[in-house]
Context: one part of a larger RNA
């Protein structure tokens, strides 16, 4: 190289945008580069292959042929691919009119709960557990009422088989700014497309930086009380980083649908979300057909099976990523990124 694969056996990059590259809709004409065919030259000899022959055979050797699948020149063909030109509208995009949504950013704001502070009532307990103890409380706790302060999170609504987002993810209310989607119109452009190594951007939680801010609750570490043979745990009482905000880093994850993206085609049934249409005199409702999406069941097919099955793991095409026995090891070394933690890239000896 050829080949086989990637839901669960090894294997889909966390996600998107996108340069190069690869691939690319319908029609006509041109060209003849790719492509096909014919032909010319060349493709040293030896070797390999075939035939015949020479050593008594063979190895070995000789003669002839074939082959040397290549390169170059010329002629012809023109379906397909390329290139050039023109045209088209179905792919793609724009425009117009609607429409749903926890999509994003910023600001303002609300109530419940909680903790704390002050005051009132009130008195001996409270708290906690399997049982206790540490702890809190006569300097008046717990309970209860009033007032105030603070930080974080948003119960019910709310139904999740719901919605939105590329993914991570997104939920009190109101306002401002802003991204995308879906439906309808046949109004415009006329292949403007698909994918994408590098690259760039985004990226939960934890973690890091700032002589940053904030800190109610929770809570690694830590301290104490229990338990226990021990108990560096599980349980309890406390409690600091952190959790929150601003700005800057980090760049990982069971970043999962463990299923890359796009396009086309291939039985049905049923629930839901968003839209637009038709039928019924009108019409909520209902029914019918339809577009986009989220689910369930299932024919064929596929699959080792589980299962999957128009949201494909079916049938195909295009492009990217990845796998190749287990351990050693996602480690060492080198490189690169990072303040660090560490990330990315990534072996071998040895061993089974």
């Nucleotide at each position: 190289c050829u080949g086989g694969g990637c839901u669960u056996a090894a294997a889909g990059g966390g996600u998107g945008c996108g340069c190069a590259g690869g691939c690319g809709g319908a029609a006509u004409g041109g060209u003849c580069a790719g492509u096909g065919u014919c032909u010319u030259g060349u493709g040293a000899a030896a070797u390999c292959c075939c035939a015949c022959g020479g050593c008594u055979c063979a190895a070995c050797c000789g003669u002839g042929g074939a082959a040397c699948u290549g390169c170059a020149g010329g002629g012809c063909a023109u379906a397909c691919u390329g290139c050039c030109a023109u045209u088209c509208u179905u792919g793609a995009g724009g425009c117009c009119g609607g429409u749903a949504g926890a999509g994003g950013c910023c600001g303002c704001u609300g109530g419940a709960a909680c903790u704390c502070u002050a005051g009132g009532u009130g008195u001996a307990g409270c708290g906690g557990u399997g049982a206790a103890a540490u702890g809190c409380g006569u300097a008046g706790a717990u309970a209860u009422c009033u007032a105030g302060a603070g930080g974080a999170a948003c119960g019910c609504c709310a139904a999740a088989a719901g919605a939105c987002g590329a993914a991570g993810g997104u939920a009190g209310g109101c306002g401002g700014c802003u991204g995308g989607g879906c439906c309808g119109g046949u109004u415009c452009u006329g292949a403007c497309g698909c994918u994408c190594a590098g690259g760039c951007a985004c990226g939960a939680a934890a973690g890091c930086g700032u002589g940053g801010g904030g800190g109610a609750g929770c809570a690694a570490a830590c301290a104490g009380g229990a338990u226990u043979a021990g108990a560096u745990a599980c349980c309890c009482u406390g409690g600091u980083a952190g959790u929150c905000c601003a700005c800057g880093c980090c760049g990982u994850a069971a970043a999962c649908g463990u299923u890359g993206u796009g396009c086309a085609c291939u039985a049905g049934g049923u629930g839901c979300u968003g839209g637009a249409g038709g039928u019924u005199c009108u019409g909520a409702c209902a029914c019918c057909a339809u577009c986009a999406g989220c689910g369930c069941c299932g024919a064929a097919g596929c699959g080792a099976a589980a299962g999957u099955g128009a949201u494909u793991a079916g049938u195909g095409c295009a492009c990217c990523g990845c796998c190749u026995g287990g351990g050693g090891g996602g480690u060492a070394c080198g490189g690169u990124c990072g303040c660090a933690a560490g990330g990315c890239u990534a072996a071998a000896a040895c061993u089974c």